RNAcentral holds the sequence, with entries from MGnify. This is a predicted structure of a 100-nucleotide RNA (SAM riboswitch aptamer (S box leader)) from a marine sediment metagenome.
[in-house]
């Protein structure tokens, strides 16, 4: 810089108090064991492989490079547009994550 942020998929060992990206608040998970590390298994299909086509598209695949395997990019703030005229609707941007 570009694309996506829908869905999907977990057990064991070590560890020993935090975690859900970051600041504040809320909410949630957590000694019936958090983070982190390791092993095995799996999910997905970005890179990749194969085939077809023709100019980048479709289908299939998973050996390899990543990623991921609670809710869920949790909600609000905080900018813009919008609905509404009251205890507030929807979208975008920004920020963040992943890949090339």
């Nucleotide at each position: 810089u570009u694309a996506u942020c829908g869905a999907g998929a977990a057990a064991g060992g070590c560890g020993g108090a935090g975690g859900g990206a970051a600041u504040a608040g809320a909410c949630c998970c957590u000694g019936u064991g958090a983070a982190g590390c390791c092993u095995u298994a799996g999910c997905a299909a970005c890179c990749c492989u194969u085939u077809a086509c023709a100019c980048u598209u479709a289908a299939a695949g998973u050996a390899g490079g990543u990623g991921c395997u609670a809710c869920g990019u949790u909600c609000u703030a905080a900018c813009c547009c919008u609905c509404g005229g009251a205890u507030u609707u929807g979208g975008g941007a920004a920020a963040g994550a992943u890949a090339a």